Predicted 3D model of a 161-nucleotide RNA (Lysine riboswitch aptamer) from uncultured Faecousia sp. NCBI's taxonomy places the organism under Bacteria, Bacillati, Bacillota, Eubacteriales, Faecousia. Model confidence (mean pLDDT): 80 of 100. RNAcentral holds the sequence, with entries from MGnify. It matches the Rfam family "Lysine riboswitch aptamer". A reference for the family is Mandal et al. (2003), "Riboswitches Control Fundamental Biochemical Pathways in Bacillus subtilis and Other Bacteria", Cell. Of the family's consensus pairs, 100% are formed in the model.
[in-house]
């Protein structure tokens, strides 16, 4: 240097299905009232946009939790580049959100706290940072242990050069 191999664990990582709550008595429907020409552009005025009341019904997606199963240990996640798809039921799709692929960079792991972003959210996720914990390697020591430091381009074991 190359090939194979194995280990990390209070919830190790990802995916699928089922169930549950949330979203929400919200959106949506009917009828009425008030306001507007601003709302990405065009069209439209028997229309459109915003707000409100009444009536009868009343969701879904995205996000989450739990259980089971499957694939795994750069598992995987995130930022960046480029392209495509999508939310768009008048048409278009600039902006915004989501998805897939791609490019390159970052992150050892889970929890926790702070901040930021996403989110309907006090849920949850993601990012960065802090102090601990944990696996691993290196160095040192008063050595069944401890201290300090490093990063997965790592570490264990086997084989080959």
């Nucleotide at each position: 240097c190359g090939g194979c191999u194995g280990a990390g664990g209070u919830c190790g990582c990802g995916g699928a299905a089922g169930c549950u709550a949330u979203c929400a008595g919200u959106a949506c429907g009917u009828c009425c009232c008030c306001g507007g020409a601003c709302c990405g552009g065009c069209a439209a005025u028997u229309g459109c946009c915003g707000g409100g009341a009444a009536c009868a019904g009343g969701a879904a997606a995205g996000g989450a939790g739990c259980u089971u199963c499957c694939g795994c240990c750069g598992a995987a996640g995130g930022g960046u580049u480029u392209g495509c798809c999508u939310g768009a039921u008048g048409c278009c799709a600039a902006g915004c959100g989501g998805g897939c692929a791609u490019u390159u960079c970052c992150u050892g792991g889970g929890g926790u706290c702070a901040c930021g972003c996403a989110g309907a959210a006090u849920a949850u996720g993601c990012g960065u940072g802090g102090a601990a914990c944990u696996g691993u390697c290196a160095u040192c020591c008063u050595a069944c242990g401890g201290a300090u430091g490093g990063a997965g381009u790592g570490c264990u074991g086997c084989c080959g050069g």